[in-house]
RNA sequence: ACGAGUCCUGCAGCGCCUGCCCUCGGCGGGGUUUCCCCGGCGAGGUGACGAGGAAGAGGGAGCAUCGAGCAGUCGGCGGGUGCCCUCUCGGCCGCUCACGGUCGUGACGCGGCGGGUCAGAGCCCGGGGGCGACCCCGGAGGCAGAGCCCGCCCCGGAGUGAGGC
Numbered sequence: 001a002c003g004a005g006u007c008c009u010g011c012a013g014c015g016c017c018u019g020c021c022c023u024c025g026g027c028g029g030g031g032u033u034u035c036c037c038c039g040g041c042g043a044g045g046u047g048a049c050g051a052g053g054a055a056g057a058g059g060g061a062g063c064a065u066c067g068a069g070c071a072g073u074c075g076g077c078g079g080g081u082g083c084c085c086u087c088u089c090g091g092c093c094g095c096u097c098a099c100g101g102u103c104g105u106g107a108c109g110c111g112g113c114g115g116g117u118c119a120g121a122g123c124c125c126g127g128g129g130g131c132g133a134c135c136c137c138g139g140a141g142g143c144a145g146a147g148c149c150c151g152c153c154c155c156g157g158a159g160u161g162a163g164g165c
Base pairs, nucleotide, nucleotide: 014078015077016076017075019074020072021045022044023043024042025041027039028038029037030036031035049067050066051065055088056087057086058085059084060083089104090103091102092101093100095163096162097161098160099159108156109155111153112152113151114150115149116148117147124139125138126137127136128135129134
């Protein structure tokens, strides 16, 4: 240096904090003075609960799907598996190639109906850390929609050229 294996960490509803808000400290001012209020300073806290989502590269636009919940889940920044375009790779359109179309390895699509599958937080209980705001862990009990899968139905597509069988 190359290759292989093992372990740990991370792997995107994710990360971050200059605002408002909240806590503590001390300073100054005020009040109805065991206290309370205001101001600025310093140090901190909070700042989205999961489900779903990836062929590769580049570019673009901008509130990037779904519900739970009602707590700063307030406000903002960055990123991003979504969307659109181009190229490449790959599947299918009986075989090969080219073009075209469509899709993404589970590799035709839209729609309808029925069935199946599925969460965590919040709440409750307990433990731990912090002066505090608050944070961490465990337990119990549950509760979605999108999506996906299966079945049925409707509609569209299932191509063109050359070669070969």